[in-house]
Order: sequence, then structure tokens, then C1' cells
RNA sequence: CCGCCCUUAGCUCAGCUGGAUAGAGUAGCGGACUUCGAAUCCGUUGGUCGCACGUUCGAAUCGUGCAGGGCGGG
Repeated sequence: CCGCCCUUAGCUCAGCUGGAUAGAGUAGCGGACUUCGAAUCCGUUGGUCGCACGUUCGAAUCGUGCAGGGCGGG
């Protein structure tokens, strides 16, 4: 320098043939249970979907650029 892949909740990740109030697990918080804890169960909080621009009636999803990370080639 070139090519490919990844970036979504504190963490690990789904969702990516455009339309659902954007989800799960875990963590946090509250409660039940317990002598107290752990475990288990119930409830609950938490998101500019990396950033910008564009396409569209409508973008996490499509396009372009940039940034960060990974792999390969030279």
C1' cells in the first nucleotide's frame, strides 16, 4: 500500500432478503425463599445500533467516507 471480516446494553452476543414499542444471557438494583448467605424464582433499570453523509415514505439492516480492532497478501 491492497483485499476481506468485525464494531448493537457495563460484559458476551442475536437480529442485517429495509417496516414489530431494538432483544437474549450475564452483571447491577428491588423482592420472595433462608437464622444469615449462596443457589433458585419473580420484577426492574440500562442503547446517539462506532461516527458522518447519502438513498428511501421508512435504515441496526442498503451505499460512500472516516475511526478502532482482527486476518491475509505485497
Background:
Predicted 3D model of a 74-nucleotide RNA (transfer RNA) from a Desulfovibrionales bacterium. Its Rfam family is "tRNA". From the family's description: Transfer RNA (tRNA) molecules are approximately 80 nucleotides in length. Gene Ontology term of the family: triplet codon-amino acid adaptor activity. The prediction has a mean pLDDT of 82. Taxonomically the source falls in Desulfovibrionales (Bacteria, Pseudomonadati, Thermodesulfobacteriota, Desulfovibrionia).